A computed fold for a 346-nucleotide RNA, annotated as Bacterial RNase P class A.
The model forms 95% of the base pairs in the Rfam consensus.
Its Rfam family is "Bacterial RNase P class A". From the family's description: Ribonuclease P (RNase P) is a ubiquitous endoribonuclease, found in archaea, bacteria and eukarya as well as chloroplasts and mitochondria. Rfam classes the family as a ribozyme.
[in-house]
RNA sequence: GGGAUGGUUCGGACUGUCGCUGCAUUGCAGAGGAAAGUCCGGGCAACACUGAGCCACCAUACUUCCUAACGGGAAGGCGGCCGCAAGGCCGACAGACAGUGCCGCAGAAAAUAACCGCCGGUUUCCGGUAAGGGUGAAAACGUGAGGUAAGAGCUCACGCGGGGUGCGGUGACGUUACCCCGGGGUAAACCUUAUGGGUUGAAAGAUCAAAUAUACCGUAUGUCAAGGCGGGCUCGGCCGAUGACGGGGGGUAGAUCGAUAGAGCGGUCCGGCGACGGGCCGCCGAGAUAAAUGACAGUCGCCUUGUAAGGAGGUACAGAACCCGGCUUAUAGAACCAUUCCUUUU
Numbered sequence: 001g002g003g004a005u006g007g008u009u010c011g012g013a014c015u016g017u018c019g020c021u022g023c024a025u026u027g028c029a030g031a032g033g034a035a036a037g038u039c040c041g042g043g044c045a046a047c048a049c050u051g052a053g054c055c056a057c058c059a060u061a062c063u064u065c066c067u068a069a070c071g072g073g074a075a076g077g078c079g080g081c082c083g084c085a086a087g088g089c090c091g092a093c094a095g096a097c098a099g100u101g102c103c104g105c106a107g108a109a110a111a112u113a114a115c116c117g118c119c120g121g122u123u124u125c126c127g128g129u130a131a132g133g134g135u136g137a138a139a140a141c142g143u144g145a146g147g148u149a150a151g152a153g154c155u156c157a158c159g160c161g162g163g164g165u166g167c168g169g170u171g172a173c174g175u176u177a178c179c180c181c182g183g184g185g186u187a188a189a190c191c192u193u194a195u196g197g198g199u200u201g202a203a204a205g206a207u208c209a210a211a212u213a214u215a216c217c218g219u220a221u222g223u224c225a226a227g228g229c230g231g232g233c234u235c236g237g238c239c240g241a242u243g244a245c246g247g248g249g250g251g252u253a254g255a256u257c258g259a260u261a262g263a264g265c266g267g268u269c270c271g272g273c274g275a276c277g278g279g280c281c282g283c284c285g286a287g288a289u290a291a292a293u294g295a296c297a298g299u300c301g302c303c304u305u306g307u308a309a310g311g312a313g314g315u316a317c318a319g320a321a322c323c324c325g326g327c328u329u330a331u332a333g334a335a336c337c338a339u340u341c342c343u344u345u346u
Stems, first nucleotide, its partner, number of pairs: 001342010012300007020030004032317001036328002039326005044201004049236001051235005057197005062076005077093001078091005094192002099190002101186003115133002117129005141159006160182006166175003205257004216247004227239003264283008301315005
């Protein structure tokens, strides 16, 4: 000097004129890092209840920690992949010793094995065997030696895999030591285990006002009732004749609130590997309702190009609507930190 990897931050500023919205009384403020997608988790609101029990359905699933919570985050473990390296990516990573099922074709057989082969015998047959061969993705752990009628973990040595004890670690796990065992895969097959989950959603809802038809028709039942009350059922409890379920039809539909002071933001100190937590100090930074947050001019910032100088062009993704914490997607460009590789010079 260049490349790579990981992380953090910014992504426009100022002045003038005119114009909007909110609050206030002459001043202040006014669209984001994603406001987007509506994918998760909550706050909040309503539903007589969720009180007790059972079930269905759905979601999650390695460990520890953080958080209001999460399918989120931090730090790790195990397995796999990419890279020279630093590092990065993926995991639908609970359970196959609870049970059931599946692994086509080929093959004797896909697990309660025996085709060829080998050995023995009373030899068109019977018995033993699983070393060698064949089929296959996979065939009773691998190699060597001993042993045997021929063989086989039958025995031994060294290994592989699984389990147990001990040791290390909060734990997932790891492991030199010792002991036991030796068909696999599949749960994004059914299933089992553990944990959790009511529904709807700001057009949620609340209050005030106004208006009519407490009418009409049908059905069931009789206050100990029909019927109804957060997925279903049971028990309990509550509402219930101006009622319940159903049908046709009529009247009204304006205003206010919800609506932004918070799981808030900034600074600093302490604790922690970290996510984050605690103490102290300071700040209040849109609230519209068919929808404000703008237009013009000038000066800068950043990028590209060019001149002797002047100049020219561009400036991304995008727009609050109850609020908050995440995830995912889009994004012209700029700055900083750390690690690593290559080259050059000393």